The RNA shown here (transfer RNA) has 73 nucleotides and comes from Candidatus Paceibacter sp. The source organism's lineage runs through Bacteria, Bacillati, Minisyncoccia, Candidatus Paceibacteraceae and Candidatus Paceibacter. Rfam family: tRNA. The sequence was found in a public genome assembly.
[in-house]
RNA sequence: GGGCGAGUAGCUCAGCGGUUAGAGCACCCGGCUCAUAACCGGAUGGUCGCGGGUUCAAAUCCCGCCUCGCCCA
Numbered sequence: 001g002g003g004c005g006a007g008u009a010g011c012u013c014a015g016c017g018g019u020u021a022g023a024g025c026a027c028c029c030g031g032c033u034c035a036u037a038a039c040c041g042g043a044u045g046g047u048c049g050c051g052g053g054u055u056c057a058a059a060u061c062c063c064g065c066c067u068c069g070c071c072c073a
Stems, first nucleotide, its partner, number of pairs: 001072007010025004018056001028042004049065005
C1' cells in the first nucleotide's frame, strides 16, 4: 500500500429504514437472612467512533476519515 471484519451503557453483546435504543453482568438502593453469599424487586447510566449525503424518517443505506483485529504484498 491492497482486501475483509469490527466500533452501540463501566464490561460482553443484541438491535427489519418507522414506537421511547435494549439484554446480561457490574455499580447503587430496597427485600430476604442473625449476617454474608445466592435469590427477588427497583433506580441510574448512551453525542449509537467522527464528518457529510440519501430519505418524510438513519444505530441501520451510501461516501470520506479515525481506531482495532485478521489476511496479502